[in-house]
Context: one part of a larger RNA
Formats: sequence, C1' cells, structure tokens
RNA sequence: GAACGAACGCUGGCGGCGUGGAUAAGACAUGCAAGUCGAACGAUAAUUUCGGAGUAGCAAUAUUUCGAAGUUGGAGUGGCGCAAGGGCGCGUAACACGUGGGUAAUCUGCCGCGAAGUCCGGAACAACUUGCUGAAAGGCGAGCUAAUACCGAAUGUGACUGCUAAAUGAAAACAUUUGACAGUCAAAGCUGGGGACCGUAAGGCCUAGCGCUUCGCGAUGAACCCGCGGCCUAUCAGGUAGUUGGCGGGGUAAUAGCCCACCAAGCCUAAGACGGGUAGCUGGUCUGAGAGGACGACCAGCCACACUGGAACUGAGACACGGUCCAGACACCUACGGGUGGCAGCAGUCGAGAAUUUUUCACAAUGGGGGAAACCCUGAUGGAGCGACGCCGCGUGGGGGAUGAAUGGCUUCGGCCCGUAAACCCCUGUCAUUUGUGACCAAAAUCUACUGCCUAACACGCAAGUAGACUUGAUGGUAGCGAAAGAGGAAGGGACGGCUAACUCUGUGCCAGCAGCCGCGGUAAUACAGAGGUCCCAAGCGUUGUUC
Repeated sequence: GAACGAACGCUGGCGGCGUGGAUAAGACAUGCAAGUCGAACGAUAAUUUCGGAGUAGCAAUAUUUCGAAGUUGGAGUGGCGCAAGGGCGCGUAACACGUGGGUAAUCUGCCGCGAAGUCCGGAACAACUUGCUGAAAGGCGAGCUAAUACCGAAUGUGACUGCUAAAUGAAAACAUUUGACAGUCAAAGCUGGGGACCGUAAGGCCUAGCGCUUCGCGAUGAACCCGCGGCCUAUCAGGUAGUUGGCGGGGUAAUAGCCCACCAAGCCUAAGACGGGUAGCUGGUCUGAGAGGACGACCAGCCACACUGGAACUGAGACACGGUCCAGACACCUACGGGUGGCAGCAGUCGAGAAUUUUUCACAAUGGGGGAAACCCUGAUGGAGCGACGCCGCGUGGGGGAUGAAUGGCUUCGGCCCGUAAACCCCUGUCAUUUGUGACCAAAAUCUACUGCCUAACACGCAAGUAGACUUGAUGGUAGCGAAAGAGGAAGGGACGGCUAACUCUGUGCCAGCAGCCGCGGUAAUACAGAGGUCCCAAGCGUUGUUC
C1' cells in the first nucleotide's frame, strides 16, 4: 500500500447492488418448512336439484323416507411423492476431492422410441358396527365390505436358467452369434363418445385417451475399479494374521478377503510405511511485476452429517434431517403403571461471545411434487424489513458582495489572520418534503371457432397449428414521469517534532501525560492539555485484529 463475513471509538443526509451466527455440531418455547389424486376404491356427514311413496292440510305448501345426479368436508384402503429442494462442516489425510481413463464386473422409478400382450377366477383387511382395557399415548378381540390393494390358474412376442447343434475365432478348453428342446416368470382397470348388430334395461360391442404387464434401445441418475495430483511432524522406523496371494464356496445390481473353509508365507516401508497433529476437497478469493505466499465467507460442483452410538425395513433409489427399531444423555407429560420429543429447514428465544437481522408478504414470476385438468402444496424461490458491514453514485447549494463589519486568535501595538468567509443582493431546485399520474415483469392455463389427424362417424379425443374471448401482480400506488414551496432539512473524523502534508499562544513543570519507531516533559514544550490557525480524507474518519 492492498484486502476483510470483521469488531471497537467518534460522527451520520439519500439511493442502487451486494452481504450479515466466523464462537457452543450448545440447549430450544411458539408458528410454519411435503403433500396430492374422487378420472383407482368402499363407506360417511352436510347440502342442492329431480323423481317415487307416506303423513298433515280444502289447497298452496310443510315434513319423513327411498332412489338418481351434483357440490363440499373430515377420516380410511390404494397410487405417486416424501432419497428432491433446504441446512451445516462434526468427522474424514481417504479413490474423500480434482483430473484422466476403465466396467467383456453393474443397476436405473418417472421420461423418449420400438415390439408383443392386457384372459379366467378367488380369499381377505382397513374404514364402519360392536365388546373389553388404559390417566393418556394407545392396545386386544368379534362381525360386515370395495378396489388399479392381495392371491391362484391360463397364454408367452419375450427374458432368465439348463442342455444341445451349427458357424466364426489358432480354437481342444473357452468366447461370441444363430437355431432346436426342456424348465421358470406377466397383467388392472378408469374416463369420454357412438352408427349398425345383440340386450327390457344396465350393458355387451366399436372407438379415443390415460393407465397396467413383459422385453429391447436411448436418455438421465447412481455404483464400483485404476493412473496421476494437492498439509505438518523422524523428538513417530519399523508396521501387518483376514494380514498378502491362491483354490472352492457364500454374498451383492456387480468385481473383490467383502465374508467363510482349506493351502501357501507373503504384503507395505527412507520416493517416509506405521503412528501423532491439523483439516471437508475443488472451481476459485486475496495479495504480488511475476514466481510465489495465504485463504476456501457469499455463488457453483462433489463429499460427509442430521441429539450421541448402533441396526435394518420399505423402495428404482436411503441404511433415510421434519420414517422405524434398540441403547444412552437431556428435556417434557403422568392418575407413578407408563408415555412423548429432537430447528446443523425459515423466522424466533436463552446461552457463551468483541460480534452477526424480521416470530414479515406472496405463490404474481422461475422451479419442484401430485392431478386428465381446474387446482392444491412449496420458509425452494420471488419480494419487503433491519445493520454505513462492503462497493458504487448523488447531495449538504451557485453567482455577486470590502470602509475587509463584529466576535475570536496573534502582535514588534503599526498592524496581521480567520476572510468573499459572513451579513446583504440576485438565482437554481439534484436529494429529502407535499401533491398528481402511474408501469415492465403476463405468457400460459381455461373456453369457443376453424384446419388437420384419428375413426364406421360430421361424435369424443389429440396437435408447442391458426384466430378469437375471458381472467391472473406479492413487490406496489413502488419505480418512473409531472407539479408546488423554500437555501430552506443534510459534516464530520483524524493529524500538525522527524519518518509525514500541516505552527503559534496559554497552562503544566521528569508532574500530569504522550508514544508505531526514534523519543518528548526537570519554567520560554511547534512532541503533554486547551485554544486559534493549518493539513489530509469525507458520510465517513480513526484504532485494533488478520493475510499478502
């Protein structure tokens, strides 16, 4: 000099863009952060319309009940999602990361393309009803019921396994391809529309869409293996028995001492094994002319973790932050028998600390989950709020104005300085203030018509095709633009002995004090304290800490 996720002191007008728990991976009150689908399913409550029946009434009508269609709600079965998104850096010196390869040793839900199917049956369990029990959390039993839930059988384009033949390869073993045979393995419906035919009707049947099953290819994601690279320490020199390799088995999606039986005695190491310390890694950031050095906040990729330790279940995917089980610590409820919980999600509280924000608005946009869709959910995200924490921009006025006013300071007592500075005169209107107007971010989705495709069909449906209609904004009455008024509301901090830009007076008298280094102060202190003046920066200025 530059830099900072900074802190402290004094001071503080406005705006934009960023940024903000670095310490206790300490403990957490409260609210929210993952749901959705009725076009998979059966009940149920409320309600609307229509129809039938009953009762009351002369009638209008009221009311009860049954059925059909619709709407809304809370539970349940079922599907998909909850493995993403969000947080944190404890652990980890490791194939964790970076980079380059390999898998003839692998898996992959949803998505895209292609091939072939989607047939016939059955038994349950929730919900519900009911009994018992418990303070509660809840638990146990009996009975009824649906499905795209579960199970059995059929078919097998196909996949896998076994056996076998041929071809290819130098090919006996072996590998690949093709074929035969045997065995094993599937499925589910829902919604819309409809001419002929069947049927009293429901419907069959036909057709479209969404699903379901098996397989192949792709895409995406994941898993495993290997080369190389990046901390300190020798005041750590030897380490290792599943250890190193083989054979056989188990296990896995898959290779492998990953695990096991047997056999051999290997394997690593001064190019630093083993041990100890520290640490998430990287793109990058800071500094520097560079070479280097230091760091890894924000943003992005990967990894690891979710009160502590351990374990598996479900699933395409987890050994799962807001799932389960066991143990532990802590906290809460209790009828003392027993239960409940996990902010390193967003806010917020306490604590420790030099130190780090609102218990805010919205799903309008982007993205994600569910759904055919409408739509619902989303503390992701988009915004607002707070903090000079940082960077950038703007302002705190401009011109004129001398008998050079006054106060203040210095003085050689003549005067000099503050100083065109002020007053005073003439202007301007940035920002702030008041007032008017007033956005972009919005395109889709939905509906209608047309065209095309599909089809028996002019129906339904499909199309990121064309045209039209109707809506949707948290930020926000914000930004921007216009008007009004008036210099009115807006300057401080540090320094002045040398380094280092900037000097005098008074007080003090080795005292009080200053100080980054040299050093000042003991009666004329430009070095202490105050004042006037000056210098440097400026909504900041200094100090401290850390890095180069």
Background: RNAcentral holds the full RNA, with entries from SILVA. Small-subunit ribosomal RNA, 5' domain from a metagenome, 548 nucleotides, folded computationally. Model confidence (mean pLDDT): 86 of 100.